[in-house]
Context: one part of a larger RNA
RNA sequence: CGCGAAUAGCGUCCAUACAUACUUGAGGGAAGUCGAUCCUAGUACGAGAGGACCGGAUUGAACGAGCCUCUGGUCUACCAGCUUUGGUACCAACUGAAGCGCUGGGUAGCUAUUGCUCGGAAUGGAUAAGCGCUGAAAGCAUCUAAGCACGAAGCCAAGCCCAAGAUAAGGUAUGAGGUCCGUAGCAGAUUACUACGUUGAUAGGUUCUAGGUGUACGCACCGCAAGGUGUUUAGCCAAGGAAUACUAAUAGACCGA
Numbered sequence: 001c002g003c004g005a006a007u008a009g010c011g012u013c014c015a016u017a018c019a020u021a022c023u024u025g026a027g028g029g030a031a032g033u034c035g036a037u038c039c040u041a042g043u044a045c046g047a048g049a050g051g052a053c054c055g056g057a058u059u060g061a062a063c064g065a066g067c068c069u070c071u072g073g074u075c076u077a078c079c080a081g082c083u084u085u086g087g088u089a090c091c092a093a094c095u096g097a098a099g100c101g102c103u104g105g106g107u108a109g110c111u112a113u114u115g116c117u118c119g120g121a122a123u124g125g126a127u128a129a130g131c132g133c134u135g136a137a138a139g140c141a142u143c144u145a146a147g148c149a150c151g152a153a154g155c156c157a158a159g160c161c162c163a164a165g166a167u168a169a170g171g172u173a174u175g176a177g178g179u180c181c182g183u184a185g186c187a188g189a190u191u192a193c194u195a196c197g198u199u200g201a202u203a204g205g206u207u208c209u210a211g212g213u214g215u216a217c218g219c220a221c222c223g224c225a226a227g228g229u230g231u232u233u234a235g236c237c238a239a240g241g242a243a244u245a246c247u248a249a250u251a252g253a254c255c256g257a
Base pairs, nucleotide, nucleotide: 001011002010003009018175019174020173021172022171023170027162028161029160033061034060035059036058037057038056039055045050063119064118065117066116067115071112072111073110074109078105079104080103081102082101083098084097085096086095087094088093123157124156125155130150132148133147177255178254179253180252181197182196183195184194185193202248203247204246205244206243207242208241209240211237212236213235218231219230220229221228222227
């Protein structure tokens, strides 16, 4: 590039083939902003009033990118409180429905100029307007005619990103791997990508832990009772961290020089 919905697949070029990994950079893109304060210095300048260039330091605004340690938001599979009604025969305790029933909190994740971090630069080259040197035509003069030196937030590099369909299709290394299938993910519409598949910590479970909620049920005691106190900083707990083969990644098939 073609077919195709396609980031699938197949085919063509690359290519005298193919796979994996790492690259060069033709070319392209994004970015490019503007203040304030202090020092130099109350100096130069100026009668005074006033008040610098140049150079240096600091701190912001807006904009942009990334992130979640902190400050917050959310957190409908976490914890607690409360109400009406139904159920478990009753009490107690649980539980269904009521916008997650309502209320107070809240982990992971996601997220905010409401939070955090970073960026614009420095430097070089060629120049614009402009300022010059030397210098004739034109014995003078002249930045220009020959020649030479400066000069901008702009231009070209430099810093960041993409990049060999750059059809001139590049280079280096290695030489075997890949797919189906399964366990998964902070990856994801499907695909793709990434990790793992017993020579195993990939997910679940379990244990420990961070953290959240806030002191469970039951029992005992006190109170006529509502209730309180002790056991008890308890009980419960999603997505966080670690350990552990208990469960599931079995067995195998196909493509490929």